[in-house]
The part of an RNA shown here (small-subunit ribosomal RNA, 3' major domain) has 478 nucleotides and comes from a metagenome.
The RNAcentral record of the full RNA draws on SILVA.

Context: one part of a larger RNA
RNA sequence: UGACGGGGGCCCGCACAAGCGGUGGAGCAUGUGGUUUAAUUCGAUUCUACGCGAAAAACCUUACCAGGGCUUGACAUCUACCGAAUCUCUUAGAAAUAAGAGAGUGCCUUUUAGGAGCGGUAUGACAGGUGGUGCAUGGCUGUCGUCAGCUCGUGUCGUGAGAUGUUGGGUUAAGUCCCGCAACGAGCGCAACCCCUAUUACUAGUUGCCAUCAGGUAAUGCUGAGCACCCUAGUGAAACUGCCCCGGAUAACGGGGAGGAAGGUGGGGACGACGUCAAGUCAGCAUGCCCCUUACGCCCUGGGCUACACACGUGCUACAAUGGUACACACAAAGGGCAGCUAAACCGCGAGGUCAAGUAAAUCCCAAAAAGUGUGCCUCAAUUCGGAUUGCAGGCUGCAACUCGCCUGCAUGAAGCUGGAAUCGCUAGUAAACGCAGAUCAGCGUGCUGCGUUGAAUACGUUCUCGGGCCUUGUACA
Numbered sequence: 001u002g003a004c005g006g007g008g009g010c011c012c013g014c015a016c017a018a019g020c021g022g023u024g025g026a027g028c029a030u031g032u033g034g035u036u037u038a039a040u041u042c043g044a045u046u047c048u049a050c051g052c053g054a055a056a057a058a059c060c061u062u063a064c065c066a067g068g069g070c071u072u073g074a075c076a077u078c079u080a081c082c083g084a085a086u087c088u089c090u091u092a093g094a095a096a097u098a099a100g101a102g103a104g105u106g107c108c109u110u111u112u113a114g115g116a117g118c119g120g121u122a123u124g125a126c127a128g129g130u131g132g133u134g135c136a137u138g139g140c141u142g143u144c145g146u147c148a149g150c151u152c153g154u155g156u157c158g159u160g161a162g163a164u165g166u167u168g169g170g171u172u173a174a175g176u177c178c179c180g181c182a183a184c185g186a187g188c189g190c191a192a193c194c195c196c197u198a199u200u201a202c203u204a205g206u207u208g209c210c211a212u213c214a215g216g217u218a219a220u221g222c223u224g225a226g227c228a229c230c231c232u233a234g235u236g237a238a239a240c241u242g243c244c245c246c247g248g249a250u251a252a253c254g255g256g257g258a259g260g261a262a263g264g265u266g267g268g269g270a271c272g273a274c275g276u277c278a279a280g281u282c283a284g285c286a287u288g289c290c291c292c293u294u295a296c297g298c299c300c301u302g303g304g305c306u307a308c309a310c311a312c313g314u315g316c317u318a319c320a321a322u323g324g325u326a327c328a329c330a331c332a333a334a335g336g337g338c339a340g341c342u343a344a345a346c347c348g349c350g351a352g353g354u355c356a357a358g359u360a361a362a363u364c365c366c367a368a369a370a371a372g373u374g375u376g377c378c379u380c381a382a383u384u385c386g387g388a389u390u391g392c393a394g395g396c397u398g399c400a401a402c403u404c405g406c407c408u409g410c411a412u413g414a415a416g417c418u419g420g421a422a423u424c425g426c427u428a429g430u431a432a433a434c435g436c437a438g439a440u441c442a443g444c445g446u447g448c449u450g451c452g453u454u455g456a457a458u459a460c461g462u463u464c465u466c467g468g469g470c471c472u473u474g475u476a477c478a
Stems, first nucleotide, its partner, number of pairs: 001478002003475003007472007015462002019426005026317008034308002042053002064303007073126001077125002079122005086103007107115003128292002131290003137286002139281003142277001144275001149188006155164003168179003194269004199237007208227002213224003240263001243257005319419001323378007335366003340359002345354003385416001390411007432454007
């Protein structure tokens, strides 16, 4: 100087407390451990692994296994020779592949030839490796933590390691600011500058809008006219403790008030200091070294990653009447769409099919929002709750749904009556509840990422638990 203390003081955080809803019990989905297996590819392992890499494992992917094959190779450059490339077909085979038949003669130039491009043969230089090492590395990332800290120059003090500044008195979300002070300044962080959102003015008025006028319909901005409103999207304005009162050291600032759409960082996002964990990643990529080279490389078929006495994590659906069910009616936002989205009509109980208008989209479509509201039935029961499981019949995608997809109809109707010890999230348009869209994607989600709708309860307080910041104290630790 740090680190640590079941030392002290001050302070903060959904840290506790006060509340609301969960997990832990059930069934299923999904990930992991374990076990099994020819293989169940690999990585991630307290917080900071476990719906994680994977924003899609039937083949492919795919790295694993079995079998069938190749050896200058699936891919790159160079050399020599041959052939245009390319397309079609036959035979053998599970395919990879092998053998054969036919069609075909292009482009450029300086034209008996050469070149570009492509294919084949040969040769070796080489290719190739998701093989090892994340404890050799780059890059990127997690975490402490959006915590308020981490440092430097000069000066001063100390023999020195170092100290001071950065401590102190106040204050703040903040090393934020004020005052003081052997310090005076500065840098990286904080804040602000950026984006979205809340109010408004101007500009613009189609694909958006419909107040006024006219026309028309069974009905609808449907049509003409219009751009007021809504909205769209560009430029501005607006909030700064600016104003008033009180407190305070007359300061910083705090409490209250006015005006205002908004008030003291208005709400959210992006943004993550010096560093820590030899944290994670050699399987995104790059890369040193080591290793393989008729194989640890490459191609193909099939299988596996989907196994299943079990254990754990994360979720979904429930256990019902604030509910279930039938019919009727209402209100979003944000997205996506041409090998796409697909209206209407018709067929089908339905998944879906047929036909087919529009639409590269403020125009058309996906699109029905759902919780909600109204009326009827159910009347507390393992039930008209719950939907697992299983049988049959179908639909869709796709060469192909057996291993191993999703969906529909009929039948079947399991566990489950609110969950032990323990444990998680959340302070407001939040929790909880409700649906919608997108990425990936042929097909496939209860996951993920967004979007809106309905919309609470509670916070006395900081004694205690956990994590953190500053000062101080002890130390036989570094």